Predicted 3D model of a 133-nucleotide RNA (SAM riboswitch aptamer (S box leader)) from a Chloroflexota bacterium. Taxonomically the source falls in Chloroflexota (Bacteria, Bacillati).

[in-house]
RNA sequence: UUCUUAUCGAGAGAGGUGGAGGGAUCGGCCCUGUGAAACCUCGGCAACCCGGACGCGGUGCGACGUGUGCCCCCGGUCCGACGGUGCCAACUCCGACAGAAUCCCGGCGGACGCGGGUUCUGGAAGAUGAGAG
Numbered sequence: 001u002u003c004u005u006a007u008c009g010a011g012a013g014a015g016g017u018g019g020a021g022g023g024a025u026c027g028g029c030c031c032u033g034u035g036a037a038a039c040c041u042c043g044g045c046a047a048c049c050c051g052g053a054c055g056c057g058g059u060g061c062g063a064c065g066u067g068u069g070c071c072c073c074c075g076g077u078c079c080g081a082c083g084g085u086g087c088c089a090a091c092u093c094c095g096a097c098a099g100a101a102u103c104c105c106g107g108c109g110g111a112c113g114c115g116g117g118u119u120c121u122g123g124a125a126g127a128u129g130a131g132a133g
Stems, first nucleotide, its partner, number of pairs: 001133008013042005021031003025096004043088003048084002050080005056075001057071005092125001097122008105113001
């Protein structure tokens, strides 16, 4: 740096150095001299990799009785946390592209859609893990 795949509504911060930025991008909206980024120390969260159990499930056998063996493989549930990563403001802070529903768009009714709001679905992008190049 590229590809594949899983996850992204939960969770978890103090101190030191530092001295103006940060939240990927753009728009919005936030955080920040009551001290940003970055680095260091210590602490924590979580459970992707990892280990264990179950036997829902898978798979084999069967004299077919929902019996029995196994868990290498696929998914699932529960438990653990020495180690490898990751993470510790706000849903990935929200939106960005497409579609659906609904509301608004100057007194009433109708059409169109240049437009705006809300909710939902899918995608894109991004982040992180694991695997591969």